[in-house]
Context: one part of a larger RNA
RNA sequence: CGUUAGAGAAUUGCGGAGAUCUGUCUUUAGUACGAGAGGACCGGGAUGGACUAACCUCUGGUGAACCUGUUAUGGCGCCAGCUGUAUCGCAGGGUAGCUACGUUGGGAAGGGAUAAGCGCUGAAAGCAUCUAAGCACGAAGCCCACUUCAAGAUGAAUUCUCUAUAAGGGUCGUGGGAGAUUACCACGUCGAUAGGCUACAGGUGUAAAGGCAGUAAUGUCAAAGCCGAGUAGUACUAAUCACCCGAAGG
Numbered sequence: 001c002g003u004u005a006g007a008g009a010a011u012u013g014c015g016g017a018g019a020u021c022u023g024u025c026u027u028u029a030g031u032a033c034g035a036g037a038g039g040a041c042c043g044g045g046a047u048g049g050a051c052u053a054a055c056c057u058c059u060g061g062u063g064a065a066c067c068u069g070u071u072a073u074g075g076c077g078c079c080a081g082c083u084g085u086a087u088c089g090c091a092g093g094g095u096a097g098c099u100a101c102g103u104u105g106g107g108a109a110g111g112g113a114u115a116a117g118c119g120c121u122g123a124a125a126g127c128a129u130c131u132a133a134g135c136a137c138g139a140a141g142c143c144c145a146c147u148u149c150a151a152g153a154u155g156a157a158u159u160c161u162c163u164a165u166a167a168g169g170g171u172c173g174u175g176g177g178a179g180a181u182u183a184c185c186a187c188g189u190c191g192a193u194a195g196g197c198u199a200c201a202g203g204u205g206u207a208a209a210g211g212c213a214g215u216a217a218u219g220u221c222a223a224a225g226c227c228g229a230g231u232a233g234u235a236c237u238a239a240u241c242a243c244c245c246g247a248a249g250g
Stems, first nucleotide, its partner, number of pairs: 001152001005163007015149004021049007033038001051106005059100004066093005071086006110144003117137001119135002168245004172188005193238003196234005202227003210221004
């Protein structure tokens, strides 16, 4: 821009893309078969490999804005206590998120038409013949079926609702499991969108000061103190006010 008024939702599916893998064990059954040696079809069950999708409950990794220990040295006048620099100084852990080495799932079943092939009936050709008429089977392959995109499918589809100064959309702001920007999604006081605060979860591991015990190191009061991203509650702060676009053909 079109789809022939403008919008908001919900669909159909022309067509496209993806997936399509396979082993072993067990049972049937030491059965059928076979002199024996050996040893099934068909069907049932279990468990793997590779590949793939989603996710983070578990197990791990990362986690330079979380906690702790500690070395050298500088600073805060000194002690105590903090703090800067040294690869994040080094070291031990670790929330969220992101992840695999982790977890869960998938390739199941079925239908249709067939290939090679196996047939039934059956003439031409009194026989025979799967074929000439007719009919039935038959593959990881084809078409469906499974997942997903999809009406620019210009062949532009369908359904519902709203709309006359509108319906609706945008700018702007607070943000996000969304993201380079844009887009998308949530919210904007008729409000839990983000921050703060409170509580909890979770991490670290028992803060400082002081009291008590001990000559002291130290222990104890004390699961303390501190804490990024998590969950919930709470309008304390910021989402103010406003502006712009927006509807007719033949």